The RNA shown here (c-di-AMP riboswitch aptamer (ydaO/yuaA leader)) has 116 nucleotides and comes from a soil metagenome.
RNA sequence: CGCCGAAAUCCAUGCAUUAUGGAUACGGGGGAACCGGUUCAUGGGGCGAAUUCGUUAAGAUAGGACACUUCCAGGUCCGAGCCCGUCAGCUAACCUCGCAGGCGAAUGGAAGGAGA
Numbered sequence: 001c002g003c004c005g006a007a008a009u010c011c012a013u014g015c016a017u018u019a020u021g022g023a024u025a026c027g028g029g030g031g032a033a034c035c036g037g038u039u040c041a042u043g044g045g046g047c048g049a050a051u052u053c054g055u056u057a058a059g060a061u062a063g064g065a066c067a068c069u070u071c072c073a074g075g076u077c078c079g080a081g082c083c084c085g086u087c088a089g090c091u092a093a094c095c096u097c098g099c100a101g102g103c104g105a106a107u108g109g110a111a112g113g114a115g116a
Base pairs, nucleotide, nucleotide: 001104002103003102004101008024009023010022011021012020013019026098027097028096029095030094035089043087044084045083046082047081052060053059063078064077065076066075068112069111070110071109072108073107
């Protein structure tokens, strides 16, 4: 200076300064009517791109990321993990939670923007 991600800014207090609290922004969950649906065990559900099919193993794949946005071409990668605890469809009012962590990239063309 940027990338993945909701995870960024401001204020106050404190502090050898990766702390605490608050506000705003952003993100998630629960929750009527109407409509829809079927658990009662092979339980069910949530966040996320991360699903599905396989293998001795390897592998493949839905899907996803890559310095303004979109399209085309090309290339490199990901395709995990965690949580709730028998319970939750949608869902106005309303209630509630998070606001981390991990990285190092910027190929070409066209169109449209933004800034200086």
It matches the Rfam family "c-di-AMP riboswitch aptamer (ydaO/yuaA leader)". Gene Ontology terms of the family: cyclic-di-AMP binding and regulation of gene expression. The coordinates come from a structure-prediction model, not an experiment, and the mean pLDDT is 82. The RNAcentral record of the sequence draws on MGnify.